[in-house]
RNA sequence: GCCGCGAUAGCUCAGUUGGUAGAGCGUAUCACUCGUAAUGAUAAGGUCGUGGGUUCGACUCCCAUUCGCGGCU
Numbered sequence: 001g002c003c004g005c006g007a008u009a010g011c012u013c014a015g016u017u018g019g020u021a022g023a024g025c026g027u028a029u030c031a032c033u034c035g036u037a038a039u040g041a042u043a044a045g046g047u048c049g050u051g052g053g054u055u056c057g058a059c060u061c062c063c064a065u066u067c068g069c070g071g072c073u
Stems, first nucleotide, its partner, number of pairs: 001072007010025004019056001027043005049065005
């Protein structure tokens, strides 16, 4: 230099013929308990790496770009 994959909640990760973004763990509150743990219920938490484009509408399609991993030369 070229090619491919990845970036989504605090963490690990889902999310297809484009239609208002989810799970587990964790956190907070409540219930239960003499008190914890466990269990149950509820809640909070996200500009979907960044900037543009297409579209009525983009995590998803197109272009560029940053970072990480792998491969080729």